RNA sequence: GCGCCUGUGGCUCAACGGAUAGAGUACGACUCUCCGAAGGUCGGGAUCCGGGUUCGAUUCCCGGCAGGCGUA
Numbered sequence: 001g002c003g004c005c006u007g008u009g010g011c012u013c014a015a016c017g018g019a020u021a022g023a024g025u026a027c028g029a030c031u032c033u034c035c036g037a038a039g040g041u042c043g044g045g046a047u048c049c050g051g052g053u054u055c056g057a058u059u060c061c062c063g064g065c066a067g068g069c070g071u072a
Base pairs, nucleotide, nucleotide: 001071002070003069004068005067006066007065010025011024012023013022018055027043028042029041030040031039048064049063050062051061052060
């Protein structure tokens, strides 16, 4: 350089083109306890960037960026 794959809360992953973007873990508050841990309740936080298609894009298309794998 070329080809393929991936990019979503701090981390690990979901989401037939239409749901308030969901779960686990972490974090914070409360509860429980003599104090903690565990458990329970509640809460904040995310779609890599720019265009396009569409009534509607996390999803499809194009370009870019980043990471991984392969290849000379």
RNAcentral holds the sequence, with entries from ENA. A computed fold for a 72-nucleotide RNA from a Candidatus Gastranaerophilaceae bacterium, annotated as transfer RNA. Its Rfam family is "tRNA". Rfam classes the family as a transfer RNA.